Molecule: Glycine riboswitch aptamer
Organism: Paracoccaceae bacterium
C1' cells in the first nucleotide's frame, strides 16, 4: 500500500402478525379482553462450536419475559464509505 477480521459513525435496503372488540366525549393516548407475529433487548437442558474428561462459548434455532400487529418509529441481517484496532503481505 494491498488484503482479512472487529469496533464504531454516515448513508441506502430490509420481513412478519386485528387500521380487532369494550371502556375513558372521537382521535391520538390510557385501561381492560382476546387473537397472532419474531428480526430491538433477553432466556433456553438448544443446532453447532471447543474439550482427553469436568467447565466453557453460542444461531437466523427455540421460548415469547420484554416488544410488535395501518402509516410513522423501530428494526435482526446485507452493502457502500470514513475512523480506529489487530493480523498478514
Nucleotide at each position: 500500500u494491498g488484503c482479512g477480521u472487529g469496533a464504531u459513525g454516515g448513508c441506502g435496503g430490509g420481513a412478519g402478525a386485528a387500521g380487532c372488540c369494550g371502556g375513558c366525549c372521537c382521535a391520538a393516548g390510557c385501561c381492560g379482553g382476546u387473537g397472532c407475529c419474531g428480526a430491538a433487548g433477553g432466556g433456553g437442558c438448544a443446532a453447532c462450536c471447543a474439550c482427553g474428561c469436568c467447565c466453557g462459548g453460542a444461531a437466523u434455532c427455540u421460548c415469547u419475559c420484554a416488544g410488535g400487529c395501518a402509516a410513522a418509529a423501530g428494526g435482526a441481517c446485507c452493502a457502500c464509505c470514513a475512523u480506529c484496532a489487530c493480523g498478514u503481505u